[in-house]
C1' cells in the first nucleotide's frame, strides 16, 4: 500500500429490496410479609458519514470515517 469481515436500542445481536425487530439492562405494574426470582405492560434507532441507483435502500453501488484480520 493492497484485499477480506464488520458498524442496526444503553450492552448482545437479528431483519428476500416493501410498516426496524428480539434477549438482556433500565422504567412501570402484579405476585411474596421484604428483597430475589417469575409473569404483563410501555418506552428505548436520524440503522458510522456523504453521495447514487430504484416508486421505495438497513439491504444494491461509490467515496469516506472507525475496529479486526491478511499480504506486502
Nucleotide at each position: 500500500u493492497g484485499c477480506c469481515c464488520g458498524a442496526u436500542a444503553g450492552c448482545u445481536c437479528a431483519a428476500c429490496g416493501g410498516u426496524a425487530g428480539a434477549g438482556c439492562a433500565g422504567g412501570c405494574g402484579g405476585c411474596u410479609g421484604u428483597u430475589a426470582a417469575c409473569c404483563g405492560c410501555a418506552a428505548g434507532g436520524u440503522u458510522g458519514a456523504a453521495g447514487g441507483u430504484u416508486c421505495g435502500a438497513g439491504u444494491c453501488c461509490u467515496u469516506c470515517u472507525c475496529g479486526g484480520g491478511c499480504a506486502g